Predicted 3D model of a 73-nucleotide RNA (transfer RNA) from a Heliobacteriaceae bacterium.
């Protein structure tokens, strides 16, 4: 410089044929314990790397950027 993959709650992921973004662990109340863990219930947290475009509607489909990883020169 080219190619191909990755960027979605704090952390690690998943999202199908475009239709209101969830799973797990953390995290906070609460229940249960003599206490603590564990198990239980509840809840908070994410406009999904960035801009722009196409749609009636975009995490998803299209152009550019950017960050990271692997290959090639």
């Nucleotide at each position: 410089g080219g190619g191909c993959g990755a960027g979605u709650g704090g952390c690690g992921c998943a999202g199908u044929u475009g239709g209101u973004a969830g799973c797990g662990u953390a995290c906070u109340u609460g229940a249960u314990c003599g206490a603590c863990a564990u198990u239980c219930a509840a809840g908070a947290g994410g406009u999904c790397g960035c801009g722009g475009g196409u749609u009636c509607a975009a995490g998803u489909c299209c152009c550019g950027c950017u960050u990271c990883g692997c290959c090639c020169a």
Its Rfam family is "tRNA". Rfam classes the family as a transfer RNA. About the family: Transfer RNA (tRNA) molecules are approximately 80 nucleotides in length.
NCBI's taxonomy places the organism under Bacteria, Bacillati, Clostridia, Eubacteriales, Heliobacteriaceae.